[in-house]
RNA sequence: GGGCGUGUAGCUCAGGGGUUAGAGCACGUCUCUUAUAAAGACGGGGUCCGUGGUUCGAUUCCACGCACGCCCA
Numbered sequence: 001g002g003g004c005g006u007g008u009a010g011c012u013c014a015g016g017g018g019u020u021a022g023a024g025c026a027c028g029u030c031u032c033u034u035a036u037a038a039a040g041a042c043g044g045g046g047u048c049c050g051u052g053g054u055u056c057g058a059u060u061c062c063a064c065g066c067a068c069g070c071c072c073a
Base pairs, nucleotide, nucleotide: 001072002071003070004069005068006067007066010025011024012023013022018056027043028042029041030040031039049065050064051063052062053061
């Protein structure tokens, strides 16, 4: 330098155009316990990488950029 892929919660990831953006783990409070752990209940936390475009409507589709990974040179 070229090709392909990924980017959504602190972490790992789902969601593939519509009405409230979700799960597991983690975190907080409570129950339980002599106490902790485990288990259970409730809760907080997101500019969905950026900028433009398409659309009545974009996390989702398209273009360009940025970051990361893999392959080729």
Model confidence (mean pLDDT): 82 of 100. Transfer RNA from a bacterium, 73 nucleotides, folded computationally.